[in-house]
């Protein structure tokens, strides 16, 4: 100080259902639970996905409906960036 990280301990994290809350949805947090995770730590930085209140265009006599957008989400999508606990070479 660099790369590995199959198997085993120790510790850590928490998918999906369910409860409760917040939201217009997505989704978030909390409690409960373990399918998994060696970066399932930090960062929405590119990309990709969801999702469509408002707004803009259209219909419609109305009431409503249709499309089309993020500014809202998401890192348990991928990639980049930082930073790291045991081993083991």
């Nucleotide at each position: 100080a660099a790369u590995u990280c199959a198997a085993u301990u120790u510790g850590g994290c928490a998918a999906a259902c369910c409860c409760g809350u917040c939201g217009a949805a997505a989704g978030g947090c909390g409690g409960a639970g373990a399918c998994g995770c060696a970066a399932a730590g930090u960062u929405u930085a590119g990309u990709g996905u969801c999702u469509a209140a408002a707004a803009a265009a259209c219909c419609u006599u109305a009431g409503g409906g249709u499309u089309u957008c993020a500014u809202g989400a998401u890192u348990g999508a991928c990639u980049g960036a930082c930073u790291g606990c045991a081993a083991a070479u």
About this RNA:
This is a predicted structure of an 89-nucleotide RNA (c-di-GMP-I riboswitch aptamer). Its Rfam family is "c-di-GMP-I riboswitch aptamer". Gene Ontology term of the family: cyclic-di-GMP binding. It was read from a public genome assembly, where an Rfam model found it.